[in-house]
Context: one part of a larger RNA
RNA sequence: CCGCGGCUAAGGAACUAGGCAAAUUAACCCUGUAACUUCGGGAAAAAGGGUGCCUUCAGCAAUGAAGGCCACAGUAAAAUGGCUCUGGCGACUGUUUAUCAAAAACACAUGGCUAUGCUAAACUGAAAGGUGAUGUAUAUGGCCUGACACCUGCCCGGUGCUGGAAGGUUAAGAGGAGAGGUUAUUCGCAAGAAGAAGCUUUGAAUUGAAGCCCCAGUAAACGGCGGCCGUAACUAUAACGGUCCUAAGGUAGCGAAAUUCCUUGUCGGGUAAGUUCCGACCUGCACGAAUGGUGUAACGAUCUGAGCACUGUCUCAGCCGCGAGCUCG
Numbered sequence: 001c002c003g004c005g006g007c008u009a010a011g012g013a014a015c016u017a018g019g020c021a022a023a024u025u026a027a028c029c030c031u032g033u034a035a036c037u038u039c040g041g042g043a044a045a046a047a048g049g050g051u052g053c054c055u056u057c058a059g060c061a062a063u064g065a066a067g068g069c070c071a072c073a074g075u076a077a078a079a080u081g082g083c084u085c086u087g088g089c090g091a092c093u094g095u096u097u098a099u100c101a102a103a104a105a106c107a108c109a110u111g112g113c114u115a116u117g118c119u120a121a122a123c124u125g126a127a128a129g130g131u132g133a134u135g136u137a138u139a140u141g142g143c144c145u146g147a148c149a150c151c152u153g154c155c156c157g158g159u160g161c162u163g164g165a166a167g168g169u170u171a172a173g174a175g176g177a178g179a180g181g182u183u184a185u186u187c188g189c190a191a192g193a194a195g196a197a198g199c200u201u202u203g204a205a206u207u208g209a210a211g212c213c214c215c216a217g218u219a220a221a222c223g224g225c226g227g228c229c230g231u232a233a234c235u236a237u238a239a240c241g242g243u244c245c246u247a248a249g250g251u252a253g254c255g256a257a258a259u260u261c262c263u264u265g266u267c268g269g270g271u272a273a274g275u276u277c278c279g280a281c282c283u284g285c286a287c288g289a290a291u292g293g294u295g296u297a298a299c300g301a302u303c304u305g306a307g308c309a310c311u312g313u314c315u316c317a318g319c320c321g322c323g324a325g326c327u328c329g
Stems, first nucleotide, its partner, number of pairs: 002323007010315002014313001019310001027051005036041001038147001052069007070074001082308004087303002089300002094106002111144006122131003148295004153225003158222002160218005167213003173207002178202005185194003226244005253287001254284001265281005
C1' cells in the first nucleotide's frame, strides 16, 4: 500500500450518472391497518405492544392468569421483509440472446380477418406414402391483435385479394390462300424457256384458354387521412365565408409524450436552489384508433421522480482482525 471482515465522535446522501455498496428491517404472538379496487385484493399495508427465569393458581395437557427475580440486552447466537408516495411500459404466472442485454422484447388467455366440406386446406416427399387426424367448421391451417373497461371514425384512387364476363389483346395447336425448290413432259438447231402429278421448303386470312386491359366488391388487407385568403363595435382570436386540390382530407380520445426540432416551451407543484419528476396548456417539426386509441385494480430481480428510516456513500478519515505484497533474516 492492497484485498476481505469488524467498529467509529459530530453530521446523515453533503457522495454519486444513480443511495451503487453498506446499514436499517427481520422470527412468533397480540392490537391495528388508508387510497384505490375487477370486491378476490391492496395487506406482513402503514403504525404500535409483547417474548427470559422462578413460585402459586386453573387445566389431563398444550397453555393461560397473578405475583416475584436477574441483566445494558430474554426471536439474548445463527437463520430471518426496510417502508411509503408518484408516474411510464407491459395486464398477469411464464419465455429469451448457453458464455457482456431478462427487458418495455417473445409468449399468453381474449378479439378479429382469412383458407378449408374431407382423398379438407396447409406442410413434406421423385413417388408410394406421411403429418394434419384415427380429427370433421364449437375442427384444422395462416395472418394480425394482446387480460379487463369504454371504444375502434373517413378513404377502394394506387397495390393486393375475391368475384364477373360483353368487348380488346394474346401462345401452342387447328387452318392452309399464296409463294419457292425439284422435273415427267412440251417447245427450241442450240443456248435455253415453260412446266402437270408427286415430294419438299415456307406460309396469309380465319379459329384459339387462362392472364392482362376492363367492370364491381373488399381496409381488425398493404396502406392513406390537405393548402391559401378574408371575416365579430378595443385588441386578439375566428363560430362564419371564399377559393384550389384530393380516393378521402385525422373523428373520439390523448398530447413538449419511450413520440416536441426550436426547448431547460409557458404556467403551477415539490426544493433555499430542480435541463429530471408530477399536474396543466396545445403552437402535435413529425400522436391517433386491433401496424389498435384511451383508461385501468393486481403483478414486475423493469424504468423515472420524491420522502421516511438507516447508515463510513460522503465531510475525512481513524482503529482492530485475517490474508497477500514489500523489507530484513
Record summary
Large-subunit ribosomal RNA, domain IV from a Bacteroidota bacterium, 329 nucleotides, folded computationally. The source organism's lineage runs through Bacteria, Pseudomonadati and Bacteroidota. The sequence was found in a public genome assembly. The prediction has a mean pLDDT of 88.